[in-house]
């Protein structure tokens, strides 16, 4: 240096002819159970705001009414090729 492929909560990861971003699982907190724990069961779990809201899909632009999805670009890992 060409080429493809991949980036989404603390983790794996869901969402595709563009239309409520985080399904669902782990992990995490509180709670009930218990003598005390484990295991189970119920809630809650991105981020600012007192609230409407407004922000966030690796960055920086751009189509669009509307972008995690489409385009350019730039970074990082990962495969190939010289």
């Nucleotide at each position: 240096g060409c080429c493809g492929g991949u980036g989404u909560g603390g983790c794996g990861g869901a969402a595709u002819a563009g239309g409520c971003a985080g399904a669902c699982g782990c992990a995490c907190c509180g709670c009930a159970c218990u003598c005390a724990a484990a295991a189970u069961g119920c809630g809650g779990c991105g981020g600012a705001g007192c609230a409407a809201u407004c922000c966030a899909u690796a960055c920086c632009g751009g189509u669009u009414c509307a972008a995690g999805u489409c385009c350019g670009g730039u970074c990082a890992c990962c495969g190939g090729c010289a």